About this RNA
Bacterial RNase P class A from uncultured Qipengyuania sp., 405 nucleotides, folded computationally. The organism belongs to Qipengyuania, within Bacteria. Its Rfam family is "Bacterial RNase P class A". It is annotated as a ribozyme. Gene Ontology terms of the family: tRNA processing, dimeric ribonuclease P complex and ribonuclease P activity. Rfam's curators write: Ribonuclease P (RNase P) is a ubiquitous endoribonuclease, found in archaea, bacteria and eukarya as well as chloroplasts and mitochondria. Its mean pLDDT, the model's own confidence on a scale to 100, is 76. Of the family's consensus pairs, 95% are formed in the model.
[in-house]
RNA sequence: GGGGGCCGGGCAGCCGCGUGCCGCAGGGUACGAGGAAAGUCCGGGCUCCACGAAACAAGGGUGGCGGGUAACGCCCGCCCGGCCGGUUUCUUCGGAGAUCGGUCGAGGGAAAGUGCCACAGAGAGCAAACCGCCGAUGGCCUGCUUGCAGGCUCAGGCAAGGGUGAAAGGGUGCGGUAAGAGCGCACCGGGGCUUCGGCAACGCGGCCCGCACGGCAAACCCCACCCGGAGCAAGGCCGAAUAGGGGCGGCGCGUCCGCGCAAGCGGGCAGGUGCGUUUCGCAUCGAUCGCCCGGGUUGGCUGCUUGAGCUUCGGAGCAAUCCGAAGCCUAGACGAAUGGCUGCCGCCGCACGGCGGUCCCUCGGGAUACCGCGUGCGGGACAGAACCCGGCUUACAGGCCCCCU
Numbered sequence: 001g002g003g004g005g006c007c008g009g010g011c012a013g014c015c016g017c018g019u020g021c022c023g024c025a026g027g028g029u030a031c032g033a034g035g036a037a038a039g040u041c042c043g044g045g046c047u048c049c050a051c052g053a054a055a056c057a058a059g060g061g062u063g064g065c066g067g068g069u070a071a072c073g074c075c076c077g078c079c080c081g082g083c084c085g086g087u088u089u090c091u092u093c094g095g096a097g098a099u100c101g102g103u104c105g106a107g108g109g110a111a112a113g114u115g116c117c118a119c120a121g122a123g124a125g126c127a128a129a130c131c132g133c134c135g136a137u138g139g140c141c142u143g144c145u146u147g148c149a150g151g152c153u154c155a156g157g158c159a160a161g162g163g164u165g166a167a168a169g170g171g172u173g174c175g176g177u178a179a180g181a182g183c184g185c186a187c188c189g190g191g192g193c194u195u196c197g198g199c200a201a202c203g204c205g206g207c208c209c210g211c212a213c214g215g216c217a218a219a220c221c222c223c224a225c226c227c228g229g230a231g232c233a234a235g236g237c238c239g240a241a242u243a244g245g246g247g248c249g250g251c252g253c254g255u256c257c258g259c260g261c262a263a264g265c266g267g268g269c270a271g272g273u274g275c276g277u278u279u280c281g282c283a284u285c286g287a288u289c290g291c292c293c294g295g296g297u298u299g300g301c302u303g304c305u306u307g308a309g310c311u312u313c314g315g316a317g318c319a320a321u322c323c324g325a326a327g328c329c330u331a332g333a334c335g336a337a338u339g340g341c342u343g344c345c346g347c348c349g350c351a352c353g354g355c356g357g358u359c360c361c362u363c364g365g366g367a368u369a370c371c372g373c374g375u376g377c378g379g380g381a382c383a384g385a386a387c388c389c390g391g392c393u394u395a396c397a398g399g400c401c402c403c404c405u
Base pairs, nucleotide, nucleotide: 001404002403003402004401005400006399007398009345010344011343012342013341014340015339017032018031019030020029021028022027034382038393039392041391042390043389044388045387046231047230048229049228059227060226061225062224063223064078065077066076067075068074079107080105081104082103083102084101085100086099087098088097089096090095108222109221113220114219115216116215117214130162131161132158133157134156137155138154139152140151141150142149143148144147170188171187172186173185174184175183189211190209191208192207193206194205196203197202235302236301237300238299245293246292247291248290249289250288254269255268256267257266258265259264271285272284273283274282275281276280309328310327311326312325313324314323315322316321347379348378349377350376351375352374354373355372356371357370358367359366360365
């Protein structure tokens, strides 16, 4: 430096809060946040809605193989590949191979099709001649020994070298050649077929092929598999007062005047209802009275916490995890409890040489980086349940343990 696991102050007193239980009551008693309760990103349980079943299509997701699991995009083990480091073999001393460890990988398909490959660069996909090399062959020129030598680099040949780039149609070396080139060869890489091993991904080997098939699917697409939607504000029950709605029945829904454009307002008479025994009076209504039904608002109850639960042992397995036994009950709030103060202890930091080590020494005394005490002061993170689980991700003062380097 990196990776993994764990803890997340303890005890006591006083005051206070929530829920359960007990009590007629004052009150008593038991329990009372997290590793992430967070983000709400995946997967489920549960509930309601939709739907004959299944398949296809659309849309979304997942993607090496095997295992675990209720399930997963999670976890474990393995395989393959990239990078880093160690060891070792070969070496042309540049490297290459083998093996071990660590780490990372959205790790199906690029010989089904389509598309894209910025900038730079001559050329970016049935390759390309910018610099360069050659110019054997053909052409031109010169010389002469008349078929050779030299020159030009015109035709042309070349993918070796330089340069550009993420990427330039295998790599290194030898041979070869006019110069080159899998053109030939050795090793490495690659492709096809195949024996054997493995559940499989895949691996070891054999034979054949000079090499075809550049990269991108986190572009469309193809292949395989999975997925109905909404969510505890789901959903269920109860349900006043009052104001609406509906049904049935009784009685009734009238008239005059004034104001006003009208809606309407005010008043008189008549009518209904109630009270007082009646006449009558008072109050009240515009429609009213009685009975019934149904929905909603505020509210109450439920869902609600016993569950893929926790602890300890034993067993299976490399592991994730599973099986068995015994014991335990551990928040259920809803303007939303789980807190505050004090004391002691513990942790961290700072100060004081105030002690003991330690060091210096002129033996008077000094120093204090380090170790152990003492005293004083300060600090103690991230955060906070809201139907419940399994994961992932993110935040976190300080401390402990293990592994690699």